[in-house]
RNA sequence: AGAGUUUGAUCCUGGCUCAGGACGAACGUUGGCGGCGUGUCUAAGGCAUGCAAGUCGAGGGACGGUUACUCUUCGGAGUAAUACGGACCGGCAAACGGGUGAGUAACACACUGGUAACCUACCUGCGAGACGGGGAUAGCCCAUCGAAAGAUGGAUUAAUACCCGAUAGUCAUGGGGGGACAUAAGUCAUUCCCAUGUAAAUCUUUUUGGCUCGCAGAGGGGCCUAUGGCUGAUUAGCUAGUUGGUGGGGUAAAGGCCUACCAAGGCUACGAUCAGUAGCAGGCGUGAGAGCGUGACCUGCCUCACUGGGACUGAGAACUGCCCAGACUCCUACGGGAGGCUGCAGUCAAGAAUAUUCCACAAUGGACGAAAGUCUGAUGGAGCGACGCCGCGUGCAGGAAGACGCCCUUCGGGGUGUAAACUGCUUUUCUAAGGGAAGAAUUUGUGACGGUACCUUAGGAAUAAGAGGGUGCUAACUCUGUGCCAGCAGCAGCGGUAAUACAGAGCCCUCAAACGUUGUCCGGAUUCAUUGGGUGUAAAGGGUCCGUGGGCGGCUUGGUAAGUUAAUGGUCAAAUUCUGAAGCUUAACUUCAGAACUGCCAUUAAUACUUCAAGGCUAGAGACCGGGAGAGGCAAGCGGAACUGUCGGUGUAGUCGUAAUAAGCGCUGAUAUCGACAGGAACACCAAAAGCGAAAGCCAGCUUGCUAGGACAUGCCGGUGUUUCAUGGACGAGAGCGUGAGUAGCGAAUGGGAUUAGAUACCCCAGUAGUCCACGCCCUAAACGAUGCACACUAGGUAUUGGGAGUAUCGACCCUCUCAGUGCCGUUUAAAAAAGCUAACGCGUUAAGUGUGCCGCCUGGGGAGUACGAUCGCAAGAUUAAAACUCAAAGGAAUAGACGGGGACCCGCACAAGCGGUGGAUCAUGUGGUUUAAUUCGAUGAUACGCGGCGAACCUUACCUGGACUUGACAUAUAGCUGCAAGCCCACAGAAACGUGGGCCGCUUUCGAAGGUGCUAUACAGGUGUUGCAUGGUUGCCGUCAGCUCGUGCCGUGAGGUGUACCCUUAGGUGGGGUAACGAGCGCAACCCUCGCUGUAUGUUAAAUGUACAUACAGGACUGCCGGCGCAAGCCGGAGGAAGGUGGGGACGACGUCAAAUCAGCAUGACUCUUACGUCCAGGGCGACACGCAUGAUACAAUGGCCGGUACAAAGGGUAGCCAAGCCGCGAGGUGGAGCUAAUCCCAAAAAGCUGGUCUCAGUUCGGACUGAAGGCUGCAACUCGCCUUCACGAAGUCGGAAUCGCUAGUAAACGCGCAUCAGCCACGGCGCGUUGAAUACGUUCUCGGGUCUUGUACUCACCGCCCGUCAUACCACGAAAGUCGGCAAUACCCGAAGGCUCUCGCAAGAGGGACGAAGGUAGGGUCAGUAAUCAGGGUAAGUCGUAACAAGGUAGCCGUA
Repeated sequence: AGAGUUUGAUCCUGGCUCAGGACGAACGUUGGCGGCGUGUCUAAGGCAUGCAAGUCGAGGGACGGUUACUCUUCGGAGUAAUACGGACCGGCAAACGGGUGAGUAACACACUGGUAACCUACCUGCGAGACGGGGAUAGCCCAUCGAAAGAUGGAUUAAUACCCGAUAGUCAUGGGGGGACAUAAGUCAUUCCCAUGUAAAUCUUUUUGGCUCGCAGAGGGGCCUAUGGCUGAUUAGCUAGUUGGUGGGGUAAAGGCCUACCAAGGCUACGAUCAGUAGCAGGCGUGAGAGCGUGACCUGCCUCACUGGGACUGAGAACUGCCCAGACUCCUACGGGAGGCUGCAGUCAAGAAUAUUCCACAAUGGACGAAAGUCUGAUGGAGCGACGCCGCGUGCAGGAAGACGCCCUUCGGGGUGUAAACUGCUUUUCUAAGGGAAGAAUUUGUGACGGUACCUUAGGAAUAAGAGGGUGCUAACUCUGUGCCAGCAGCAGCGGUAAUACAGAGCCCUCAAACGUUGUCCGGAUUCAUUGGGUGUAAAGGGUCCGUGGGCGGCUUGGUAAGUUAAUGGUCAAAUUCUGAAGCUUAACUUCAGAACUGCCAUUAAUACUUCAAGGCUAGAGACCGGGAGAGGCAAGCGGAACUGUCGGUGUAGUCGUAAUAAGCGCUGAUAUCGACAGGAACACCAAAAGCGAAAGCCAGCUUGCUAGGACAUGCCGGUGUUUCAUGGACGAGAGCGUGAGUAGCGAAUGGGAUUAGAUACCCCAGUAGUCCACGCCCUAAACGAUGCACACUAGGUAUUGGGAGUAUCGACCCUCUCAGUGCCGUUUAAAAAAGCUAACGCGUUAAGUGUGCCGCCUGGGGAGUACGAUCGCAAGAUUAAAACUCAAAGGAAUAGACGGGGACCCGCACAAGCGGUGGAUCAUGUGGUUUAAUUCGAUGAUACGCGGCGAACCUUACCUGGACUUGACAUAUAGCUGCAAGCCCACAGAAACGUGGGCCGCUUUCGAAGGUGCUAUACAGGUGUUGCAUGGUUGCCGUCAGCUCGUGCCGUGAGGUGUACCCUUAGGUGGGGUAACGAGCGCAACCCUCGCUGUAUGUUAAAUGUACAUACAGGACUGCCGGCGCAAGCCGGAGGAAGGUGGGGACGACGUCAAAUCAGCAUGACUCUUACGUCCAGGGCGACACGCAUGAUACAAUGGCCGGUACAAAGGGUAGCCAAGCCGCGAGGUGGAGCUAAUCCCAAAAAGCUGGUCUCAGUUCGGACUGAAGGCUGCAACUCGCCUUCACGAAGUCGGAAUCGCUAGUAAACGCGCAUCAGCCACGGCGCGUUGAAUACGUUCUCGGGUCUUGUACUCACCGCCCGUCAUACCACGAAAGUCGGCAAUACCCGAAGGCUCUCGCAAGAGGGACGAAGGUAGGGUCAGUAAUCAGGGUAAGUCGUAACAAGGUAGCCGUA
C1' cells in the first nucleotide's frame, strides 16, 4: 500500500466481498510448564446455609463465672480481686468500605466560573472556660396476656443519659450611627453604641484522656451557572404553579421550593413538546490523521437496594434502621407473626456462556478504644478456566548418492530425507533428596501465602505437537474415488467420466500450546467527502417567479476590540499514552522522572482582515426625463377565404374510401356545379436559425381602449436600499372535475366494415364526452438546454433584432464604432479555434473553463415514488415518504463484431430472357418409418438420402440363431518338456469348426539342445466395445468469395483505430490518383498440366512424293499497333492474327466459421470386456413391406416406332487376360485356336445421322412393367438372393397441382463408346471419351447468397438473439383488514394507608377534625406492540397465452392525464 467481481473487450460510475487490528467472548479439534491479569454481557429473576459492623469496663449500675480469704446449718453465704462472659443504660461508628446500572436525555455527568445565598462530627491551631442544684429511666425483681414474635402494669436504681440556675462574648436576634466598595438586593473593615438570649461532664494505673463557647484551617458536602456530548418532524406547537411580582411560610442556604393575591406571561424551526434508546466521564478499540465505535477490569461522579410512598434519629441518611401499602416466600396452636444476597462464597432458573459454600487479618487500610486489643468476605493470598498477554520447553551434533514403509512415475527413476535407525553429548523442563528466603514497618514478638520462590546434588532423551489451509484474491500440487450426484463456498465460482475447487491419500504452506469458525467494532470505504465527493447523458437542479427568517456582501475615515493573534497566570484528579531510567533471571507486569492530555477561564498587549456603532463617497441596485421595438397581458368591436348544414336551380348514376376491399351515402335524385342563407371554430400570403414573456406560453387577421415589463441614449436625483433564499405566497401546458352556455370541423368511449389463427389494435365509415366560451377547482408533464440564481475574469468571426454615436450627406441611404439580445461557426459556402475541463460523448464569453456567495438535490439495483400516517382536493388524485425481503450486480460513454421487415454502391445462372427437366406413371437405387431372432454400423437443412459401399449369394460381415476354443486366429519374451520338424494324404463321426485313428515325410547344424516346431506355465494377446464433446490425420460448406493480417510510426486514458477510408478502374485489397502513414506477409494474378496455331528435330507398328499422327524442343498475345475518351490506371472501337484483352479447361482453396463429419479406413489418450464385448464354424440377416421422401432410368410417341442399306469418332483395356477368322445355335452362347505383354493383335458393332420402305394418331407396330415357359453363363453353391437369351403375356402412362432444379458456347440438349471395382452381378450408378449441336441475357425493381462503406441496437450462445404482462401452481417476507388480546404515559372522578402540616380539646401523654397524599377502583380517549377470516401487490421457479419494447422492432419510442 491494495485486490476480486458488471463487459466479447475498454474506460468510468457504483455497490458487494477479501487481506489488518481488537474482544469480559462462545463453539470445534488439540493441549507440557510458569508469571501477570481476567471471569453472569442473559433473568435489577427467585434464594437454602454460613459469614460480610462493631467497639469502648479509663462513662454507668447490676448479674454470672473464676481465683484468694473468711464464715458455714456443709446445701452454701460474705468480702476482695479479675487481661473472664453475655445482656442493659450511655458514647462513637453504623451515612464509610463492598455491590449494581433498573431508572435517568437531567445541572445526571464533564469542563468553566460563582456562593457577598450555605453546612460541616471526628482532626489541627488560637482564645476563653467547666460554678451550683434537681427529678427521672432501662436493666434487675414481681404480676398478667400470647403458640410465638412480643406486649402491658407495678416497685426500685446509676451515669460522660436528661433538666434548672449562675457566669461569658470575637456568638445569635432586634434597633441605631459613620467609612470603603458596589449599586439590584447588598457586602466588607474582628467598625462603634444599646437591649435581649443560650454553656459545660467527668474518667483514670495520675499520665499524652474527655467536656463547653468562639474564631480560623484542612478535608468533605449542598446550591447556582456559561458551554459540551443520542435518534426521530410520518412528534409543530407546548405550558395554569405555568412566567413574573407582593405578603407569608419553609430550608443550613438563593429560589414557585410551598401558599394567598395580582399581572399574563414563559418555551419553540439555533427543534419546544412528545416518542424511542441510554448511567456519565477519565479512558478503551481502531485509524496517517480528522474521525468512527465503545464505556468490561482500574479511578471519579451519579443512581438504586423486593416494588411504591413516607418521615424519624443524626454533623451527615438510610443495601444487612423504622412506619404504611402491594406482590412473593416461610412459621403458626389460624388468633397472628417473620423475611429481603444488585456484599463474599454457594444454589435453582435463564442462557452459546462466566469460578471455591477456601486460608488469613502476617501486610495495606477502616471503625471503636488512653492502650493492650477486638471487628473487618475491604484487603492480602491460595483454588478453578489456554479466557487474554508474556516467557520457556518438547532436544543438540554426527550419520547413505540415501534403509523399510507410503506416495508419484515418462517404469529409467523421483519424493518423504539426515528425516529415522545407529553413535556421541546436554539436562531448560520432569522426578527424588538436601538447603531455604525477602516481604517485619519495630528494640522484643508477630508470615495466611509456604517448606513457596530460589540454590545444590542425583537420574535419564527421558514427561511434552497440533490446528487450519494448498483455483484466484493468498504462501502452498499431485494421485485415486465420485460424475450437476454426494458435496464445497468469504466473493468470483467449482462438480454433467481425465475435478490442483467435492472426498481420501501422499507431499507442501502458514501459525504454534495453540489453530480455526462464528459474533461484534474500527480500518481498507475519499462508500456522508471539515481534512476529502458529486448533480448535461451514470443516483442527483426544485416547473417558474416574488419574497420572510437565515447566509454572504462596494470604496473610504477615525473609533471599539467580539472574532483573530501573541505573552503570562490558573485549571484540565490519579491511573492510562509517549520518552528515559529502575525492579522482578527476560518479557508481560510494576515503580520513578519528564513530556503530553490539542480544552476552558482570567489578565495584559496587537489591530491587517471580519463583526459592531458613527461619518463621508458613487462604480452595485434604484427613481425621473427622451425617442423607440415587440404574436407581452386583459376587454370590446369588425372582416374575408374555407368548411358543414338548409333552401332553390342545372344535371344523372354513381360516389366515397383503400395496398386491395367492404361497410357508408345515392333514382325519396347523391357526387359534380351555380346562387342565397345560417352556424361555429380557426386566421393563407407577409413568415425568418425572426420577435415578446419569469416559466407555462404567445400558433400571429384588422381596429380601439386599459395595462405590465425590458433594451438604448443624455443628463439628473438618491446614497448600500445588494444578492441568494428554508418556511410562506402567486402563476403554472394538456388531460380531468363542477355549474351554465355553445357545438362547424376534429374526435377518447362506442357501433359498423376490413385485416388476422385471434384483432377488444394499426386501415376505412360513422360518432358521444371533449376540444370553444364564462365562472370555480385540479397543480401534474421527457414542465428539457434532461444544464438553479447572481457577479467577475479568460482571442474572435459572422448573421440577425432593437437602440445610440461618429464621419459624410440635400438626406433617414452607405460606411465605421458601440451597447443589449437571439443564433450560428463539419462540407457544399463566408466564418472555431487556443487554453482549460470532461469517463468519454462533448462544453468552450449563452461554459460543462477559472473563481466567489446562496439555495435545491444525490449516496447500489429491485421492492417503490409504493404501504402506513399526515396535509390539500368535490372526485380523480397530488405532496410528504419508509421497512421486511431479494440480487451481485443495475448503470453511463465509447470500441470491435453480428443483426435490421435501415440506407448507399457492387458482384454471382441470383432474378429476368431462354432451352431442357424434377414434382404425376412404372421400375432401379438410397433413406425414413414399420416389422424382425437379426433386419450390423455410420451420414440427417443448405453442407445426409445412386452418401462410406470403385461390386452384400458363401467370404466380405461388424448383426442374429446354434455348435465349439480359452496364452488363444495374430505379436514378443522367459522357464520347463518335446529330436517329435513343418507339412501332405487317407479313413471315421459331425452341418462345419473341431476331434479320433492310420500312412507318407521325418529338417538345418559350426554338434552348443543354437535355430525352427509342438505342449505346459507366466507376462500378455485380442475387441468394427464407449467417448469425433479428450485427439492426430483427412474431408465438406461459406467460397475461387476478395478478403485476412503483421512490423515500425501516428492518433486515442483505454478497448481500439490508421494502414485496408475516398475517387477512378478491375474478374480481383487488380492497378492508378490521393492520403499520417511507410513497408511487408497469407490470399488474387503469374509460375505447373492440358486443348487450340506455327516451326524445328526425331520416329516406328502410321502413312506412303507432300501430308497426317506421335514424341521432344522452340516460337506466338504483350493492350504490342491505330483511332476516340481519360491526369493516370484503364475503357471503347479497329487492323493484323489460329487465337484479343485472365484465349478454353484443370490442378491450386487465405485468416477463420459450423464443439460440422469420421474412434467403422488408419493412428491414438482415457474408460471398459478377458472360458468373453475375444476367436473359429454352419445357417440366416444386411434383399423384410401398409406407407412417406430423395436421386435416377424408361416412357407417354410421327422432329416418332419398326425393317433394310450405308457413313463418320475419341479415349481406354488386355497374359489367371483380350480373343480374330472359320463352324454350330433364332439368340444368350458354344467350339475353335490365329494373333497380341500391344500406334503392330483383340475388345470393336460406334450411335444419333443419311437413305429406302412401312405404320397414320390409336393406349396404337407407342410404352415396356409384371408374369409363364424354355435356355445360356459365372461360381464349391444362384431357394431366400445373380446376370443374360428366346418365345409368350402386354400394366400404369396421352407431358404431369402447389412448388422446384440445371445451364451463358463447342455450353444446354440429344447420341453412343470406354474404364474402375469385379468369378459373376443386381451399373438405369460413378468416372472419362468423343459425335450432332442451339436459344437467350432489356436490365438489376424484386428473390437468394456474398463483398465494401454508413446508420441504429437493450444482441455478443451474437435475431433460431433479447425480452414484457396477464393467468395457473408452489414457497418466502411484508402490507391492509371486521375484530380480538396486552403494554405504556396522561386526564377526570371515587376511595384513601403511613406521614408531616394545620385546627380544636387537653398541664402533658394523647384524642378528634381538615386539606395534601401511595396503592386501588370507574370512565372516555391517546400511543405502541401481538394475533386474525379475508384481500392486494412484491420476490423466486425450465408452466400457459400472446408479442408490448430493443433495428424504421415491423403502428418511431417515451412522459403526464382520461

Predicted 3D model of a 1458-nucleotide RNA (small-subunit ribosomal RNA) from an uncultured bacterium. Rfam family: Bacterial small subunit ribosomal RNA.